[in-house]
RNA sequence: GCAAAACUGUCGUAAGGCAGUGACGCAAAGCCUCCGGCCCGGCGCAGAUCGCGCCGGGUAGCGGGGUUGCCG
Numbered sequence: 001g002c003a004a005a006a007c008u009g010u011c012g013u014a015a016g017g018c019a020g021u022g023a024c025g026c027a028a029a030g031c032c033u034c035c036g037g038c039c040c041g042g043c044g045c046a047g048a049u050c051g052c053g054c055c056g057g058g059u060a061g062c063g064g065g066g067u068u069g070c071c072g
Stems, first nucleotide, its partner, number of pairs: 001026002006021006024061001030067003034064003037059009
């Protein structure tokens, strides 16, 4: 310096986002979805459930990667 959970308001079908209060933690917990994971929605396969494939969305505080960067 940032800000978890929780609470309140708000947006969203949802996952989840934004704002306020608040700090669990973080030396990149600054920024970016290119890769993998996980989560949500839709369609299909299969057909109790489970599962698989494709499309769209989310998670950068799940990792990898890219990029910028304080003090010493």
Molecule: c-di-GMP-I riboswitch aptamer
Organism: soil metagenome